[in-house]
RNA sequence: GGAGCCGGCCAGACAGUCGCGUCAUCCCUUGCGGAUGCCGAGGAAAGUCCGGGCUCCACAGGGCACGGUGCCAGGUAACGCCUGGGCGGCGCGAGCCGACGGAAAGUGCAACAGAAAGAUACCGCCGAUGGCCCUGCCGCUGCGGAACACUCGCCGGGCGGAUGUCCGGCCAAGUGCUUCCGCACCGCCGAAGGCGGAGGCAGGGAUCAGGCAAGGGUGAAAUGGUGCGGUAAGAGCGCACCGCGAGCCUGGCAACAGGCCGGCACGGCAAACCCCACCGGGAGCAAGGCCAAAUAGGGUGACGAUGACGCGGCCCGCGGAGUCACCGGGUAGGCUGCUUGAGCGCACCGGCGACGGUGCGCCCAGAGGAAUGACUGUCCACGACAGAACCCGGCUUACCGGCCGGCUCCGCCA
Numbered sequence: 001g002g003a004g005c006c007g008g009c010c011a012g013a014c015a016g017u018c019g020c021g022u023c024a025u026c027c028c029u030u031g032c033g034g035a036u037g038c039c040g041a042g043g044a045a046a047g048u049c050c051g052g053g054c055u056c057c058a059c060a061g062g063g064c065a066c067g068g069u070g071c072c073a074g075g076u077a078a079c080g081c082c083u084g085g086g087c088g089g090c091g092c093g094a095g096c097c098g099a100c101g102g103a104a105a106g107u108g109c110a111a112c113a114g115a116a117a118g119a120u121a122c123c124g125c126c127g128a129u130g131g132c133c134c135u136g137c138c139g140c141u142g143c144g145g146a147a148c149a150c151u152c153g154c155c156g157g158g159c160g161g162a163u164g165u166c167c168g169g170c171c172a173a174g175u176g177c178u179u180c181c182g183c184a185c186c187g188c189c190g191a192a193g194g195c196g197g198a199g200g201c202a203g204g205g206a207u208c209a210g211g212c213a214a215g216g217g218u219g220a221a222a223u224g225g226u227g228c229g230g231u232a233a234g235a236g237c238g239c240a241c242c243g244c245g246a247g248c249c250u251g252g253c254a255a256c257a258g259g260c261c262g263g264c265a266c267g268g269c270a271a272a273c274c275c276c277a278c279c280g281g282g283a284g285c286a287a288g289g290c291c292a293a294a295u296a297g298g299g300u301g302a303c304g305a306u307g308a309c310g311c312g313g314c315c316c317g318c319g320g321a322g323u324c325a326c327c328g329g330g331u332a333g334g335c336u337g338c339u340u341g342a343g344c345g346c347a348c349c350g351g352c353g354a355c356g357g358u359g360c361g362c363c364c365a366g367a368g369g370a371a372u373g374a375c376u377g378u379c380c381a382c383g384a385c386a387g388a389a390c391c392c393g394g395c396u397u398a399c400c401g402g403c404c405g406g407c408u409c410c411g412c413c414a
Stems, first nucleotide, its partner, number of pairs: 001410010012379007020040002023037005028031001042385001046396002049394005054284004066280005071085005086100001087098004101275002106273002108269002122216002124212003129209003132205007141184007148176004153170007185197005224242006243264001244262002247260005288336004298327006309319003343362008380383001
């Protein structure tokens, strides 16, 4: 010098003139009056999204249902807020962000694609093991007989151009891990007697059963990851590192972290039902309280058909069932609730902090058709968003710009 992060603060300034509102005091002509003085919008007064105070109503106690909140500890009147910490993510960093309890309690869901979204195999790999097929090698207790099959030779004849082919016959011979019988030998069953006496090895095929989940492919997600070994091929099957874990130890109040141990139990979704823990009665200042006309109606008491009461005072007469007093509710209207409060400033103390405590000082809108504005002058960086209505603590949203403090990264100079 540049680029950023966090916290706090300000919200055009000064002067003059005129005006508006509440309150206090004073004056008079006592009213819609006047004078003087104090004070007079915000950081969000907004959205009305949370939490409380206050007020009225309801309420034995407990449970169910429903709703909310959801890492841990603390702060607070309380909170979905704040502070500190843990974990995860982002950033080189100062820092920022986080619906961040439980998926072995149970139920359920996962479009399309895909073989399979919970126990699956489409392509693929293997085919170790048990069969099948092919090839090769080794082996088959001996003798005799019969049957059967196959093979070689010769003669004659038919057919044919011919190698040939068909039929018949001949001397007979050979071969057989085909079947049967007899004898001998061997083995087994205690005997009589019976039963048994041939397959094995190697290679190939990928054919059947079977094995696998490495690779391909689908998907947001595919059953821990990488590497080495291992295997027929594979696989936590074994090992190393990483990950994971209902175990153990250590540290910490805890969330959690580290180490050891365990080859891994079986994936995801709870902003799906659900489970667990904690919290929650309803309505809101048009809450609520007080005063209180006119009219109508109500209650109580007195009098009243032996005539109250009315017909302007009295009598007659006529009409005649109400009349009078008090009380209470309540409408219009008025008053109140109304701003001294979980208040503000400063200092000190405790705490990392949110915050708490003590002392001193201060009063800072309170209207009710609803006030807070206008003009002039000077100056500048030329002024944003926006207006109280019972009050307070938060969150969120809107907003021209500026000031102060702390910190980070990069470049340069000494």

Source information:
Predicted 3D model of a 414-nucleotide RNA (Bacterial RNase P class A) from Pseudoxanthomonas sp. Its mean pLDDT, the model's own confidence on a scale to 100, is 75. The organism belongs to Pseudoxanthomonas, within Bacteria. The model forms 93% of the base pairs in the Rfam consensus.